[in-house]
RNA sequence: GCGACAGUAGUUUAGUCUGGUAGAAUACUGCCCUGCCACGGCAGCGGCCCGGGUUCAAAUCCCGGCUGUCGCA
Numbered sequence: 001g002c003g004a005c006a007g008u009a010g011u012u013u014a015g016u017c018u019g020g021u022a023g024a025a026u027a028c029u030g031c032c033c034u035g036c037c038a039c040g041g042c043a044g045c046g047g048c049c050c051g052g053g054u055u056c057a058a059a060u061c062c063c064g065g066c067u068g069u070c071g072c073a
Base pairs, nucleotide, nucleotide: 001072002071003070004069005068006067007066010026011025012024013023020056028044029043030042031041032040049065050064051063052062053061
């Protein structure tokens, strides 16, 4: 230099193919439970790597960029 894959909540990730309310686990906070802690139950908090385009509507499609992994040279 060229190519492939990946980037979503503090962390691990589903969803992307086939555009239509962003979901789970864990962590954190509050409440319940308990003599206290832990466990357990309920609720809350918090996210689509960046910029642009297409569209009524983009995490998803298109273009460019950034970062990481792997391969080729």
Source information
Model confidence (mean pLDDT): 84 of 100. Transfer RNA from a Candidatus Woesearchaeota archaeon, 73 nucleotides, folded computationally. It matches the Rfam family "tRNA". Its family is annotated with triplet codon-amino acid adaptor activity in the Gene Ontology. The source organism's lineage runs through Archaea, Nanobdellati and Candidatus Woesearchaeota.